[in-house]
Context: one part of a larger RNA
Molecule: small-subunit ribosomal RNA, 5' domain
Organism: uncultured prokaryote
RNA sequence: GAUUGAACGCUGGCGGCAGGCCUAACACAUGCAAGUCGAGCGGUAACAGAUCUAGCUUGCUAGAUGCUGACGAGCGGCGGACGGGUGAGUAACGCGUAGGAAUUUGCCUAGUAGUGGGGGAUAGCCCAGAGAAACUCAAGCUAAUACCGCAUACGCCCUACGGGGGAAAGCGGGGGACCUUCGGGCCUCGUGCUAUUGGAUGAGCCUGCGUUAGAUUAGCUAGUUGGUAGGGUAAAGGCCUACCAAGGCGACGAUCUAUAGCUGGUCUGAGAGGAUGAUCAGCCACACUGGAACUGAGACACGGUCCAGACUCCUACGGGAGGCAGCAGUGGGGAAUAUUGCACAAUGGGCGCAAGCCUGAUGCAGCCAUGCCGCGUGUGUGAAGAAGGCUCUAGGGUCGUAAAGCACUUUAAGCAGGGAGGAAGGCCUUAAGAUUAAUAAUCUUGAGGAUUGACGUUACCUGCAGAAUAAGCACCGGCUAACUCCGUGCCAGCAGCCGCGGUAAUACGGAGGGUGCAAGCGUUAAUC
Numbered sequence: 001g002a003u004u005g006a007a008c009g010c011u012g013g014c015g016g017c018a019g020g021c022c023u024a025a026c027a028c029a030u031g032c033a034a035g036u037c038g039a040g041c042g043g044u045a046a047c048a049g050a051u052c053u054a055g056c057u058u059g060c061u062a063g064a065u066g067c068u069g070a071c072g073a074g075c076g077g078c079g080g081a082c083g084g085g086u087g088a089g090u091a092a093c094g095c096g097u098a099g100g101a102a103u104u105u106g107c108c109u110a111g112u113a114g115u116g117g118g119g120g121a122u123a124g125c126c127c128a129g130a131g132a133a134a135c136u137c138a139a140g141c142u143a144a145u146a147c148c149g150c151a152u153a154c155g156c157c158c159u160a161c162g163g164g165g166g167a168a169a170g171c172g173g174g175g176g177a178c179c180u181u182c183g184g185g186c187c188u189c190g191u192g193c194u195a196u197u198g199g200a201u202g203a204g205c206c207u208g209c210g211u212u213a214g215a216u217u218a219g220c221u222a223g224u225u226g227g228u229a230g231g232g233u234a235a236a237g238g239c240c241u242a243c244c245a246a247g248g249c250g251a252c253g254a255u256c257u258a259u260a261g262c263u264g265g266u267c268u269g270a271g272a273g274g275a276u277g278a279u280c281a282g283c284c285a286c287a288c289u290g291g292a293a294c295u296g297a298g299a300c301a302c303g304g305u306c307c308a309g310a311c312u313c314c315u316a317c318g319g320g321a322g323g324c325a326g327c328a329g330u331g332g333g334g335a336a337u338a339u340u341g342c343a344c345a346a347u348g349g350g351c352g353c354a355a356g357c358c359u360g361a362u363g364c365a366g367c368c369a370u371g372c373c374g375c376g377u378g379u380g381u382g383a384a385g386a387a388g389g390c391u392c393u394a395g396g397g398u399c400g401u402a403a404a405g406c407a408c409u410u411u412a413a414g415c416a417g418g419g420a421g422g423a424a425g426g427c428c429u430u431a432a433g434a435u436u437a438a439u440a441a442u443c444u445u446g447a448g449g450a451u452u453g454a455c456g457u458u459a460c461c462u463g464c465a466g467a468a469u470a471a472g473c474a475c476c477g478g479c480u481a482a483c484u485c486c487g488u489g490c491c492a493g494c495a496g497c498c499g500c501g502g503u504a505a506u507a508c509g510g511a512g513g514g515u516g517c518a519a520g521c522g523u524u525a526a527u528c
Stems, first nucleotide, its partner, number of pairs: 001528004006524005013375006019368002021333001026331003030328003035078003040075002043071002047069003050065007085286003094211007103203002108199008116150001118148002125140001129136001156165003170191006178185002212258003219249003224246008261283004265276004288309005311322004339365001341364003347361001348359004378408004388399004412469001414464005422455001425451001427449008472517005477498003483512005493500002
């Protein structure tokens, strides 16, 4: 000199863009953060409508009917493995980079072949019971895209090449003939389902090289190193087991100890390098501590399950409940770090045919000079060089055109009015095309219409009034830009280094003046 996730002191007008627990991976009150689908299912607890019945006050009350919109609880499907947080652990194929072969991949996409016919249950419900509660148990009834056989098998799997094995589910829209048990069949469209082959994406695995310090850590290792056989896995492999061999690593630093998430990057520097890993992005690890598996395409799962432990809470003492390193917020720790805000309008995600619902992701707002950038705190004129301060050789000098006065301007702030863009979509009507038996329906493209904004009193523009509302901080001995007076008297004090102070201190304290930066300025800490 540059820099910072900074803090402290003094001061503080506005805006834009960023950033904001670096400490206790300490403990957490409260609310929210993952749901959705009735176009899978049986249904109807609540709400609304319709119909029926009764009472009547003639439009209200009560009851009934799932008939309709919808929908609590339940079965079922998909999603809760993403998104969000943190950096404790980890010196490791963890990360970075370059390769590899023995794998898998829900949703998406292209193709091929199917989607036939049956069965038995079970929640809900109903009826009893136990319990303070959490919750639980028995009997009966019922449905499915829940579950299980059978049939079929192009391709698929196994094979000793003879053969053997294995699937599925329906739902919704529309309709001219024909049939009908009036439910529908049938036709068609859409969407699902099953098997399989590719693709895409994601994931798992292996290897070369690189990746902190210590030798006051020199030897380490028995599933250890390799082989055979078997098991296991989606998959190679001591991954595991049995047997056999005795290997494997190490001064090119094994082992041990300490420290640490890694990277793109960031800071500095002419560079080489050094330091660092906040925000943003990629990867990894973790979710009160330790362990374990289940489900699933994917987890050994932050807001799932089980066991153990510590802690907190409830209890009728028999037994139960919980996990903010999600967003806010609280206590604590600390030099120190924000609101228990608004909205799903946009972007993205989950579910759904869709409308839509959910979304503390996200978009915004609030707080903080924490940083960077921009703007303002007036402009011109004005010598009687006013008053006043300071100083003086008492004449003067200086603050100083500075002020006052006169003439102007109105950015920003304030008040009032106007006012984009962020909006694409979705819905309704309609035209053409595709499809079809069809002018239904559906899809694609176009036209028209009514609409969808948290921010928001938006940005921006216009008008109004008036210099009005807006300057401090550090320093002045040398380094280092900037000097005098008073006080003090080796005292009080200053200090980054040299050093000042013992009676004329440009170095202490105050004042006047000056210098430097400026909504900041200094100090401290840290890095180059």